[in-house]
About this RNA: Model confidence (mean pLDDT): 78 of 100. This is a predicted structure of a 147-nucleotide RNA (SAM riboswitch aptamer (S box leader)) from a soil metagenome. RNAcentral holds the sequence, with entries from MGnify.
């Protein structure tokens, strides 16, 4: 750099010793009943990987109807045969999408990504207007995964 995802889960311990919630600012919050960090165990299931799972489905097979003006083919010819296409229904490797399991990769285990920040719309408010406040949408940041 692309992409998709972000109100869903899920903490004890032991070393440490003041900070800490990404950055700057404001806000609220966490923390001497022990922050960050470092280890050890537990645990989540986002993605990514995996299953003899369920479900649904597509390509595509069979089967049956139906069409007759598709193409080939018979036959002088009425027809007939073959049957693309349609319509039912059965199957259905592989492959899609849904879901359950797993817990191997990565990631996670306070508070929506903690909340705002620019932009936009609604609500309130007002003479109008802005601005604060309230909801909403988006954008920029950023985390994580995959590639």
């Nucleotide at each position: 750099c692309u992409c998709a995802u972000c109100c869903a889960g899920a903490g004890g311990g032991g070393c440490a010793g003041a900070g800490g919630g990404a950055a700057a600012c404001g806000g609220c919050c966490c923390g001497a009943c022990g922050a960050a960090g470092c280890c050890c165990c537990g645990g989540c299931a986002a993605c990514c990987a995996g299953u003899u799972c369920g479900g649904c489905u597509c390509a595509c097979u069979c089967g049956c109807g139906a069409a007759c003006c598709a193409c080939c083919g018979a036959g002088a010819g009425a027809u007939c045969g073959c049957g693309a296409c349609c319509g039912c229904g059965a199957g259905g490797c592989c492959g899609g999408c849904c879901g359950a399991c797993c817990a191997g990769g990565u990631g996670c285990c306070a508070a929506c990504u903690c909340c705002g920040u620019c932009c936009c719309c609604g609500g309130c408010g007002c003479g109008a207007c802005a601005g604060a406040c309230c909801g909403g949408g988006g954008a920029a940041a950023g985390a994580u995964g995959a590639g």